This is a predicted structure of a 75-nucleotide RNA (transfer RNA) from a Candidatus Woesearchaeota archaeon. Its mean pLDDT, the model's own confidence on a scale to 100, is 83. The sequence is in RNAcentral, with records from ENA.
[in-house]
RNA sequence: GGGCCAGUAGCCUAGUCUGGAUAGGGCACAGGCCUCCUAAGCCUGGGAUCGGGGGUUCAAAUCCCCUCUGGCUCA
Numbered sequence: 001g002g003g004c005c006a007g008u009a010g011c012c013u014a015g016u017c018u019g020g021a022u023a024g025g026g027c028a029c030a031g032g033c034c035u036c037c038u039a040a041g042c043c044u045g046g047g048a049u050c051g052g053g054g055g056u057u058c059a060a061a062u063c064c065c066c067u068c069u070g071g072c073u074c075a
Stems, first nucleotide, its partner, number of pairs: 001074007010027004020058001029045005051067005
């Protein structure tokens, strides 16, 4: 230098192929119920505009281009 894969909340992850209308779930966190207290269990709540930028479109996590980071691989 070429090719491929991955990046979504504090952490992990679904969704991407086939664009579709508040981005879902688990853990963690906060509050409450329960308990003598804690843990467990149950209920409620906050938090991500999807690595960054641009484009296409009525509409983009999803399609196109550039780019950053990490990994694998070829030379």